Predicted 3D model of an 83-nucleotide RNA (Glycine riboswitch aptamer) from a soil metagenome. Rfam family: Glycine riboswitch aptamer. Its family is annotated with glycine biosynthetic process in the Gene Ontology.
RNA sequence: GUGCAGGAGAGCGUCGCGCACGCAGCAUGCCGCGGCCGCCGAAGGCGCAACUUCCCGAAACCGCUCAGGCAAAAGGACUGCGC
Numbered sequence: 001g002u003g004c005a006g007g008a009g010a011g012c013g014u015c016g017c018g019c020a021c022g023c024a025g026c027a028u029g030c031c032g033c034g035g036c037c038g039c040c041g042a043a044g045g046c047g048c049a050a051c052u053u054c055c056c057g058a059a060a061c062c063g064c065u066c067a068g069g070c071a072a073a074a075g076g077a078c079u080g081c082g083c
Base pairs, nucleotide, nucleotide: 001083002082003081004080005079006078011037013036014035015034016033017032018031019029020028038070039069040068044066045064046063047062051057
């Protein structure tokens, strides 16, 4: 690197617009986009003490939450086995 298996957290929040449906709409929707509020920490990113050869390291499973994410699915650090 790759195949298989496992793999957490937090909103099916709210408002608007669109789309679909429909004769129509203020209704409906496993749909899309944007705003606002609340939250999560395990892609990525950034930060960090003692100690230390004072550079590197320590250093990431810690902290931040920019990005990302908050039903399921997907994604997923990391772990085990095989190649």